[in-house]
Context: one part of a larger RNA
């Protein structure tokens, strides 16, 4: 693990609803009793009892009333609907109460053959080592103490087996072993070790203490009862089809993964009028978005310049200044959820008119749902981070299949009754992988791009656009020229155009700065600006804008899906195609509403609308065992089981072969141990 059987809303009672019957202002019998041939059974009795026919009051007690109240008043509950008793069927209840699962708690027993510790009685520790106290012999002394040799044989001494114990590693790890093996190691005359009897025990024992041990089991042993504890927790929960189809909110909760009301689904039963819902007009509140500074607050900057602070001056008063502070009050200029002099769009919500074509609403039985998720837009936390978090408004998933996003609950299209080798489109594609393109004009050169990165910087290229130069010859090159006064003047050791400060002027000329840069120690030297001339036809400078380039760094390997692509890329027009379970067309089913026909029990047809679903509520059905009634079938093969062929929308039935060798089907009814893939299900078989 697979097959096979097994395996979960059930039964009593009590109650509610809603179906169905009986009898009805009545219904209804219950223990018990009498008959009774098939007796857990049937019928006939039994009126106690209960429920209903009046209510109101705490009650006395009144009564279509009645309590309160001082009341004839108000006001509260009544008075207007038929109920009762059985049978089914939803719910509750109270029992295990759909079914399996603790951990535990209490109670009586059984255990010390492991193990703890303790008593009694026995047993056992090879061999080496070390060498205390005492004694003796010397020596010493007045006599000791006290040396020194033997001697002696202590010790929770020493090394080490055996015998106990486990330090460390490696091996084992479905082992050889539910703790061991191998190496190594630590105690080995003691608090040692052991053998045999015996003692202590379940909140209790033992314990040199580790909550350690108390029979492989210990923060409370073990059987076994109480026991089907209990489980707001988890897993399971068996046949089919048709109609509707939710919720992850709000309040409260010793509540937060539970539950009660609500809310949103579903059945019934009554109810609604041009109903719900929209769209246009009209008519309210309002104080968001915006936006403004008139309040509250906050801010920048000028002008004004109280008051302070410094300083001068003074005999006190006081005077003056002041690059400081800087209020008041003024210009200009801004900020705000807890500001508002103002102020939309929305959205709400009267009123009317038009669309609109079954819903609204009530009361009642049944639910689930009360973890929500993405995304878009408005916020609030958070870092104007998060596939974070709370909220609010829409979509989607959830419960939604299909086409597109290479792949992808939430993003785009788009809501799947069933079939069809028919069509038309939507998103989004249209070189091949892959169904379906082509024209025009442009732009890119970077493989940008073909599916998402700044600030910033660049003669990249395209497109406008604005001021200039320019056949009276511009701009680039080239040829030439670029001087005198002057070495300006200071300053320096020296400063000659070029260290530095200061002036920055004439002249000559076509032109030429008291000098743009290079350069000397200073000069010198090159150069430029400016000018001639050669050439000849455009130049350069700015701003806006399209595509590109740098900037450009991630982790297993390239990253448009891919091949490729210079378009098969970007931009703009155009016209075709492809494309889905949309739409359409044919055929069928099925719910709903109408209508018309038979008829009113339904049954046919037409027309209209529907027919995606999960938790969850409705309907109608098919299967299994059994019972009763009626009919059957069967050694000329039942029933099971194996194959084929056929029928239903399915769950399924039906006819036949082949085995099997005795029973068993159909209608209507009735009961139920009634359907099995899942429960680390139980039990067997491979």
């Nucleotide at each position: 693990g697979c097959c096979g059987g097994c395996g979960a809303g059930u039964u009593a009672c009590u109650u509610u609803a809603c179906g169905u019957g009986g009898c009805g202002a009545g219904g209804u019998u219950a223990a018990g009793g009498g008959c009774u041939u098939u007796a857990a059974g049937g019928u006939c009795u039994g009126g106690a009892g209960c429920c209903g026919u009046a209510g109101g009051g705490a009650a006395a007690c009144c009564g279509a009333g009645u309590c309160u109240g001082a009341a004839u008043a108000g006001g509260g509950c009544g008075u207007u609907a038929a109920g009762u008793c059985g049978c089914g069927u939803g719910g509750a209840g109270u029992a295990g109460a759909c079914c399996c699962g603790a951990a535990g708690c209490c109670g009586u027993a059984c255990g010390a053959u492991c193990u703890a510790u303790c008593c009694a009685u026995g047993g056992g520790c090879a061999g080496g080592u070390u060498g205390a106290a005492g004694u003796c012999c010397g020596g010493g002394u007045g006599a000791a103490a006290c040396c020194g040799g033997a001697u002696g044989g202590a010790g929770g001494a020493c090394c080490g087996a055996a015998c106990c114990a486990a330090u460390c590693a490696g091996u084992g790890u479905u082992g050889a072993a539910a703790a061991a093996c191998u190496g190594u190691u630590g105690g080995a005359u003691g608090a040692c070790c052991u053998g045999u009897g015996g003692a202590u025990a379940g909140g209790a024992g033992u314990g040199a203490a580790a909550a350690g041990c108390u029979a492989a089991u210990c923060g409370a042993g073990u059987a076994c009862g109480g026991u089907g504890a209990u489980a707001g927790c988890u897993g399971g929960u068996u046949c089919u089809c048709c109609c509707c189809g939710a919720a992850a909110u709000g309040c409260a909760u010793u509540g937060a993964g539970g539950u009660g009301c609500a809310g949103c689904c579903u059945c019934a039963u009554g109810u609604u009028a041009g109903a719900a819902a929209g769209u246009g007009c009209u008519g309210g509140g309002g104080g968001u978005a915006g936006a403004g500074c008139a309040c509250u607050g906050g801010u920048u900057g000028g002008a004004c310049g109280a008051u302070g602070g410094g300083g001068a001056c003074u005999g006190g008063g006081g005077u003056c200044c002041u690059a400081c502070u800087g209020a008041c009050u003024u210009c200009a200029g801004c900020c705000a959820a807890a500001c508002u002099c103002c102020g939309a769009a929305u959205a709400c919500u009267g009123g009317c008119a038009c669309u609109g074509g079954a819903u609204u609403c009530a009361u009642g039985g049944g639910a689930g749902u009360g973890a929500g998720a993405c995304u878009a837009c408005g916020g609030g936390u958070g870092a104007g981070a998060a596939g974070g978090u709370c909220c609010g408004u829409g979509g989607u998933c959830g419960a939604g299949a299909g086409g597109g996003a290479a792949a992808c609950a939430a993003c785009c299209c788009a809501g799947a009754c069933c079939g069809a080798c028919a069509g038309c489109u939507a998103a989004g594609g249209u070189c091949c992988c892959u169904a379906a393109g082509c024209u025009a004009c442009g732009c890119u050169a970077a493989g940008u791009g073909u599916u998402a990165c700044a600030a910033g910087g660049a003669u990249g290229u395209g497109g406008g656009g604005g001021a200039g130069c320019u056949u009276g010859g511009a701009c680039a090159g080239c040829c030439a020229g670029g001087a005198g006064g002057u070495u300006g003047g200071c300053u320096u050791a020296g400063a000659a155009g070029c260290a530095g400060c200061c002036a920055u002027c004439c002249u000559u000329g076509a032109a030429a700065g008291a000098g743009u840069g290079c350069g000397u120690a200073a000069c010198a030297g090159c150069u430029c600006a400016c000018u001639g001339g050669u050439c000849g036809a455009g130049c350069g400078c700015c701003c806006c804008u399209g595509c590109g380039c740098c900037g450009a760094a991630a982790a297993u390997g390239u990253a448009g899906g891919g091949g490729g692509c210079u378009a098969a890329g970007c931009g703009u027009a155009g016209c075709g195609c492809c494309g889905a379970a949309g739409c359409u067309u044919c055929g069928g089913a099925u719910g709903c509403c109408a209508g018309u026909a038979c008829u009113a029990g339904g049954u046919a047809c037409u027309g209209g609308u529907g027919u995606g679903g999960u938790a969850g509520g409705g309907g109608a059905g098919c299967g299994u065992u059994c019972c009763a009634u009626g009919c059957g079938g069967g050694g000329u093969g039942a029933a099971g089981u194996u194959g084929a062929g056929c029928c239903g929308g399915g769950a399924g039935g039906c006819u036949u072969g082949g085995u099997g060798g005795a029973c068993u089907g159909c209608a209507u009814g009735g009961a139920a141990g009634u359907g099995a893939g899942a429960a680390u299900g139980c039990c067997g078989g491979c």